The RNA shown here (transfer RNA) has 73 nucleotides and comes from Christensenella sp. UBA1385. Model confidence (mean pLDDT): 81 of 100. The source organism's lineage runs through Bacteria, Bacillati, Bacillota, Clostridia and Christensenella. The sequence was found in a public genome assembly. Its Rfam family is "tRNA". The family's RNA type in Rfam is transfer RNA.

[in-house]
RNA sequence: GCCUUGGUAGCUCAGUCGGUAGAGCAGUAGACUGAAAAUCUACGUGUCGCUGGUUCGAUUCCGGCCCAAGGCA
Numbered sequence: 001g002c003c004u005u006g007g008u009a010g011c012u013c014a015g016u017c018g019g020u021a022g023a024g025c026a027g028u029a030g031a032c033u034g035a036a037a038a039u040c041u042a043c044g045u046g047u048c049g050c051u052g053g054u055u056c057g058a059u060u061c062c063g064g065c066c067c068a069a070g071g072c073a
Base pairs, nucleotide, nucleotide: 001072002071003070004069005068006067007066010025011024012023013022019056027043028042029041030040031039049065050064051063052062053061
C1' cells in the first nucleotide's frame, strides 16, 4: 500500500430487503427486611465511529476519512 470483517445504551450484543432503535447485565428509585442479600416493580432525549452524497425519508445504500482484528504484498 491492497483486501476482508467489525465500530449501535456504562458493558456484552441484536436489529431493520430504507420509514423517526432494542435485549441481557450493570445503575438509580421504590416495595419487602430490625438491617442487608435475594426477590418484585418502575425508570434509557443513545450525535447508531466522523463527514459528504442519493432519497420525501438513511443506523440501513454509495464515496472519502478515522479506529480495531485478520490476511496479501